[in-house]
Context: one part of a larger RNA
C1' cells in the first nucleotide's frame, strides 16, 4: 500500500446495501419463540330454527330434532424440521474416492383386501390425601385407543411337507371423496465400511489385555470384540504409535505477479453440544435446547412435609470487557406444521428501530466580481499574503421544508358461469376481497443560497514555512533524533499540504 465482526480520539448532512457480544458454552426477572385437526371420539358450554307438549294476556318454558361457534379430555399428525452455539473433538469429525450387510414416516407408481367379534380407558360423577406441585380410590362411557377370531398371497420361515402373518373409519342424499392394511418399485434422507489428505512438540519412545485374530452365541435395521464364553499370542510404532499442546471441518475470505502465507465473522454444507454427568422412553426417525428419569452444582416457592427451574431461540437484564443493537411491526410475501377446507400457529422469514461499523453514491452551490475592501499574518515599512477569497449581481433547487398525488411487491383466495376432461382437476370470464413495511419509495408545484466540513501533517525519509513563546525546562518522537536564547523538529499564531464525512490512533494479518 492493502485488509478487519474492529476499539479509542476529534468531528459528523443524507440515501442505497450489507453488517454488529470475537470477552464469561458466566447468572438470568418478564413476554413471545410449536402446534393444529369437530371431516377419528364420547361429553359439555352458548347461540339460531323446529317442536310432541305444559302454562296461558302478551308470551314463555320445554323431552326431542336440526344447524352454527367453542371449550377441557380421548385419539391423529407435527413437536428428530426450522432456530441458536463453537464447550468439547487431531476423529471416519471434516474433504475426496469407491462400497453395501442395512433402514426410510409424509410422498409417487403398480398388485391385492378393507370380514366377525370382545375388554379397557380418560373426560364425566363421586369420596379421599396434600400448603402447593401433584396424588389415591369407586362408578360409568366413546372411538382412526387397545385386543381376539376370520380370509389369505405377489410376503416371512422352511429342502419339502407344512407352518406364520393384516386391516378403521370418516364426509356426503348420493355419485363419490379422503382414509386404513399387506406386498412389490421409485423418490429422498439417513446408518456402517473405505484407499488418499487433514497444526505444533522428540526436553513425549516405547504403548496395548477386549488389547489383536479365531470359534461359537447374543444384540442390531444392519457389518463388526459391538457384548460375552472359551482358544491362540498377537496387534502398532522413527513414513513417529503412546503422550502433551493447540483446535470444529468444508465452501470460501484477506493479501500476493505468481508459488505461498495468514483466516474461517455474516451465507451455504457437514459436525458435536443444550447448567453438568448417566440413563433410557415414545417414534418411521432421538437417546431428543422450550420431552421423561436418577445424580451434582446453582437459583426459586414453602405451611419445613416436599416441590419448581434451565435463553448457546428473538428482545431485554446484570456480570466481566477495549466493544457489539430494539423487552419493535406482520404473518402481505416465501417456506414450514396441522387440516377437505376454511383457517390456525410460525421471534422461521418479510420489515421497521439504533450504530460512519464497512462498501458505494450524492450534497456543502454557480457564474460574473478590484478600490485587490476591512480584519489578519508578514515587512527590507515600499508592500507581500489571505484573495475572486468575501461583500456585491445574475442564476440554480440535488438536498431541504410546505402542500398534492402515490405505487411494484397480489401470486391467490371464495362464490357463480363457462369450457375441456372420467372424475379429480386445469383453462377462461365475472364479481367479492387479502400490504406489516407505508401514504414508504417515486411524481408534480411552491419557497429560498436556503439546512450541511471537518481532521491529520509540514526537519529528512514525506506532499507542505513563517513569526512569536519556552530555555536540555515544558515537551515531542514510526526511525535517525529535536529542546542548552534567533528551535522550519516543544506550544501558538498566520500561511501551505493531504484526506474528506470522515480524518487520524492502536491491535492483528499479508
Nucleotide at each position: 500500500g492493502g485488509a478487519u465482526g474492529a476499539a479509542c480520539g476529534c468531528u459528523g448532512g443524507c440515501g442505497g446495501c450489507g453488517u454488529g457480544g470475537a470477552u464469561a458454552a458466566g447468572g438470568c426477572a418478564u413476554g413471545c419463540a410449536a402446534g393444529u385437526c369437530g371431516a377419528a371420539c364420547g361429553a359439555u358450554g352458548c347461540g339460531g330454527u323446529u317442536g310432541c307438549g305444559a302454562u296461558u294476556a302478551c308470551a314463555u318454558c320445554a323431552a326431542g330434532a336440526u344447524c352454527g361457534c367453542g371449550u377441557a379430555g380421548u385419539g391423529g399428525c407435527g413437536a428428530a424440521c426450522g432456530a441458536g452455539u463453537u464447550a468439547g473433538u487431531a476423529a471416519c469429525a471434516c474433504c475426496c474416492u469407491g462400497g453395501u450387510a442395512c433402514g426410510u414416516a409424509c410422498c409417487c407408481c403398480g398388485a391385492a383386501g378393507u370380514c366377525g367379534g370382545g375388554c379397557a380407558u380418560a373426560a364425566c360423577u363421586u369420596g379421599c390425601c396434600g400448603a402447593a406441585a401433584g396424588g389415591c380410590g369407586a362408578g360409568c362411557u366413546a372411538a382412526u385407543u387397545c385386543c381376539c377370531g376370520a380370509u389369505g398371497g405377489u410376503g416371512c420361515c422352511g429342502c419339502a411337507a407344512g407352518g406364520c402373518u393384516a386391516a378403521a373409519g370418516c364426509a356426503g342424499c348420493a355419485a363419490u371423496g379422503c382414509g386404513c392394511u399387506u406386498c412389490g418399485g421409485g423418490a429422498u434422507c439417513g446408518g456402517c465400511c473405505u484407499a488418499g489428505g487433514u497444526c505444533c512438540u522428540a526436553u513425549c519412545a516405547g504403548c496395548u489385555a477386549g488389547u489383536u485374530g479365531g470359534u461359537g452365541a447374543g444384540g442390531u435395521a444392519a457389518u463388526g470384540g459391538c457384548u460375552c464364553a472359551c482358544c491362540a499370542a498377537g496387534g502398532c510404532g522413527a513414513c513417529g504409535a503412546c503422550g502433551g499442546g493447540u483446535a470444529g471441518g468444508g465452501g470460501g475470505g484477506g493479501u500476493g505477479a505468481g508459488a505461498g502465507c495468514c483466516c474461517g465473522u455474516u451465507c451455504c454444507c457437514c459436525a458435536a453440544c443444550g447448567a453438568c454427568g448417566c440413563a433410557a422412553c415414545u417414534g418411521a426417525g432421538a437417546c431428543a435446547c422450550g420431552g421423561u428419569g436418577c445424580g451434582u452444582a446453582c437459583u426459586c416457592c414453602u405451611a419445613c412435609g416436599g416441590g419448581a427451574g434451565g435463553c448457546a431461540g428473538c428482545a431485554g437484564u446484570c456480570g466481566a470487557g477495549a466493544a457489539u443493537a430494539u423487552u419493535c411491526g406482520a404473518c402481505a410475501a416465501u417456506g414450514g406444521g396441522c387440516g377437505a377446507a376454511a383457517g390456525c400457529c410460525u421471534g422461521a422469514u418479510c420489515g421497521a428501530g439504533c450504530g460512519a461499523c464497512g462498501c458505494c453514491g450524492c450534497g456543502u452551490g454557480c457564474a460574473g466580481g478590484a478600490u485587490g475592501a476591512a480584519g489578519g499574518u508578514c515587512u527590507u515599512a515600499g508592500g507581500a499574503u489571505u484573495g475572486u477569497a468575501a461583500a456585491c449581481u445574475g442564476c440554480u433547487u440535488u438536498u431541504c421544508u410546505g402542500c398534492c398525488g402515490g405505487a411494484u411487491g397480489a401470486a391467490g383466495u371464495a362464490a357463480c358461469g363457462u369450457c375441456a376432461u372420467u372424475u379429480a382437476u386445469g383453462g377462461c370470464g365475472u364479481u367479492a376481497u387479502u400490504g406489516a413495511c407505508c401514504g414508504u419509495a417515486c411524481g408534480g408545484c411552491g419557497g429560498g443560497a436556503a439546512u450541511a466540513a471537518g481532521g491529520g501533517g509540514c526537519u529528512g525519509c514525506u506532499a507542505a514555512c513563517u513569526u512569536c513563546g519556552u530555555g536540555c525546562c515544558a515537551g515531542c518522537a514510526g526511525c535517525c533524533g529535536c529542546g542548552g536564547u534567533a528551535a522550519u523538529a516543544c506550544g501558538a499564531a498566520g500561511g501551505c499540504c493531504c484526506c474528506a464525512a470522515g480524518c487520524g490512533u492502536u491491535a492483528u494479518c499479508c
This is a predicted structure of a 510-nucleotide part of an RNA (small-subunit ribosomal RNA, 5' domain) from Candidatus Microgenomatus sp.
It matches the Rfam family "Bacterial small subunit ribosomal RNA".
Its mean pLDDT, the model's own confidence on a scale to 100, is 85.